[in-house]
RNA sequence: AGAGUAAAAGCGAGUUCGUUAAGUGUUUGCUGAACGGGGAGUUGUCAGCAAAACGAAAGCAUUAUUGCUGCGGUUCACGCUUUGCAUCCCGCU
Numbered sequence: 001a002g003a004g005u006a007a008a009a010g011c012g013a014g015u016u017c018g019u020u021a022a023g024u025g026u027u028u029g030c031u032g033a034a035c036g037g038g039g040a041g042u043u044g045u046c047a048g049c050a051a052a053a054c055g056a057a058a059g060c061a062u063u064a065u066u067g068c069u070g071c072g073g074u075u076c077a078c079g080c081u082u083u084g085c086a087u088c089c090c091g092c093u
Base pairs, nucleotide, nucleotide: 001093002092004085005084007083008082009081010080011079012078014076017072018071019070026052027051028050029049030048031047032046033045037090038089039088040087058069059068060067061066
């Protein structure tokens, strides 16, 4: 120096939900999980739950209700790129 791969971000093309405002994002508390081969593991990372504050884009058609076009730090999975994988002990090449 390497193995292998949680996780994060951006882009692409789909998709779900909402537009009767949930979700996303922010803060606090609690719980849990992962962190390069093995073990340990944080004040760092992520997830779940609870509480608090903040807070939005609708339009057209349609008998109905639905459809279409939008909108949302919307969901999920895929592809590409980039970043990341603290620290301690023990190994492999």

Notes
The RNA shown here (THF (Tetrahydrofolate) riboswitch aptamer) has 93 nucleotides and comes from Ruminococcus flavefaciens. Taxonomically the source falls in Ruminococcus (Bacteria, Bacillati, Bacillota, Oscillospiraceae). Of the family's consensus pairs, 80% are formed in the model.